The prediction has a mean pLDDT of 81. This is a predicted structure of a 474-nucleotide part of an RNA (small-subunit ribosomal RNA, 3' major domain) from a metagenome.

Context: one part of a larger RNA
RNA sequence: UGACGGGGGCCCGCACAAGCGGUGGAGCAUGUGGUUUAAUUCGAUCAACGCGAAAAACCUUACCGGGGUAAAAAAAGCAGUGGCCAUCCCAGGAAACUGGUUUCCCUUCGGGGCCGCUGUACAGGUGCUGCAUGGCUGUCGUCAGCUCGUGUCGUGAGAUGUUGGGUUAAGUCCCGCAACGAGCGCAACCCUUGUCCUUAGUUGCCAUCAGUUCGGCUGGGAACUCUAAGGAGACUGCCGACCCUUAAGUCGGAGGAAGGUGGGGAUGACGUCAAGUCCUCAUGGCCCUUACACCCCGGGCUACACACGUGCUACAAUGGCCGGUACAAUGGGCCGCAAUACCGUGAGGUGGAGCAAAUCCCAAAAAACCGGUCUCAGUUCGGAUCGGAGUCUGCAACUCGACUCCGUGAAGUUGGAAUCGCUAGUAAUCGCGGAUCAGCAUGCCGCGGUGAAUACGUUCCCGGGCCUUGUACA
Numbered sequence: 001u002g003a004c005g006g007g008g009g010c011c012c013g014c015a016c017a018a019g020c021g022g023u024g025g026a027g028c029a030u031g032u033g034g035u036u037u038a039a040u041u042c043g044a045u046c047a048a049c050g051c052g053a054a055a056a057a058c059c060u061u062a063c064c065g066g067g068g069u070a071a072a073a074a075a076a077g078c079a080g081u082g083g084c085c086a087u088c089c090c091a092g093g094a095a096a097c098u099g100g101u102u103u104c105c106c107u108u109c110g111g112g113g114c115c116g117c118u119g120u121a122c123a124g125g126u127g128c129u130g131c132a133u134g135g136c137u138g139u140c141g142u143c144a145g146c147u148c149g150u151g152u153c154g155u156g157a158g159a160u161g162u163u164g165g166g167u168u169a170a171g172u173c174c175c176g177c178a179a180c181g182a183g184c185g186c187a188a189c190c191c192u193u194g195u196c197c198u199u200a201g202u203u204g205c206c207a208u209c210a211g212u213u214c215g216g217c218u219g220g221g222a223a224c225u226c227u228a229a230g231g232a233g234a235c236u237g238c239c240g241a242c243c244c245u246u247a248a249g250u251c252g253g254a255g256g257a258a259g260g261u262g263g264g265g266a267u268g269a270c271g272u273c274a275a276g277u278c279c280u281c282a283u284g285g286c287c288c289u290u291a292c293a294c295c296c297c298g299g300g301c302u303a304c305a306c307a308c309g310u311g312c313u314a315c316a317a318u319g320g321c322c323g324g325u326a327c328a329a330u331g332g333g334c335c336g337c338a339a340u341a342c343c344g345u346g347a348g349g350u351g352g353a354g355c356a357a358a359u360c361c362c363a364a365a366a367a368a369c370c371g372g373u374c375u376c377a378g379u380u381c382g383g384a385u386c387g388g389a390g391u392c393u394g395c396a397a398c399u400c401g402a403c404u405c406c407g408u409g410a411a412g413u414u415g416g417a418a419u420c421g422c423u424a425g426u427a428a429u430c431g432c433g434g435a436u437c438a439g440c441a442u443g444c445c446g447c448g449g450u451g452a453a454u455a456c457g458u459u460c461c462c463g464g465g466c467c468u469u470g471u472a473c474a
Base pairs, nucleotide, nucleotide: 001474002473003471004470005469007468008467009466010465011464012463013462015458016457019422020421021420022419023418026313027312028311029310030309031308032307033306034304035303042052043051063299064298065297066296067295068294069293077120078119079118080117081116082115083114089100090099091098092097104113105112106111124288125287127286128285129284133282134281135277136276137275138273140271145184146183147182148181149180150179151160152159153158164175165174166173190265191264192263193262195232196231197230198229199228200227201226205221206220209219210218211217235259238253239252240251241250242249315415319374320373321372322371323370324369331362332361333360336355337354341350342349343348381412386407387406388405389404390403391402392401428450429449430448431447432446433445434444
């Protein structure tokens, strides 16, 4: 100087408390451990475990079994050499491939192109080492810290500044001070949302006027909504009080769409963990080179006494079922989205208007609301499991897809110890869209609808910041 303390002081955070909803019990989905296996490819363990994987039937695929290739699937140098090559056809084969047969192109006749063969340098490797590395990432932590120049102090390591008194979300700002300044962080500048104005008016809009098939449909309108470009607006600016030092600031108020960082996002200092990744990529070294490379078929990654994590669905009446009837936003669409219509109980099929989309389509929003029924039961709750029949995608749904219909109708009556999330348009709850994608979503990333309760407070648990103290630790 740090680190540590079941030392002290001050302070903060959904850290506790106050609340609301969960997990832990059930069934299922998914990941992991373990076990099994020819193989169940590999990595990741506070910061792994619906993670890499934004899609394992084949492919993917790296694993296993079997079959095969030989300078190779691709690129490409040098030397020699050929037209026996490629391609087509035939045979074998599960395919990959192997064997056989057949035949070069241009030419200025020098050669060139293409395809081989031989030799030699080479390719290839998801093989090892993340403890040789780059790059990228996690974590402490969006915590308020981390440092430097000059000066001063100290023999020196170092100190000071950065401590102190206030204040802040903040090393934020003010005052003081042997310090004076500065840098990286904080904040602001960026995006989005909330209000208004201007510009613009189609594909969007419809207040007034007219028509109307009653549909902004038509004429028309440019007001409104909206769209998307530019501006305005918030700064403790104004008033009062408090603290105080007149400060920084705190509390209350006015005006205002918004008030003290308005909400949300992006943004992650010096560093820590030899943290993670050689299987994204790049790369040193080592290793394999008729195999640890490459191709194909089949299997596996989907196994199952068990254990754990993350979720979905429930256990019902604030509910289930039936009928009627409203109101969104984000998005996507040409190898695509597909309407009206018809067929089917349905998944879906036939068909194809329109649309490269503010125009057409996906598209039905659902919870909510109105009416009816069920009356507390393992039930008209719950839907696992199993039997049968189908639909769709795709060479192909046996291992191993999703969905539909009929039947079947398991556990489960609110969950021990323990434990998680959340402070407002949040939690809870309801549906919708997208990426990946032939097909496959309870996962992920977004979108809107309905919409709470509680916070006395900082004694305690956890993590962190500053000052101080002890130390046999570095």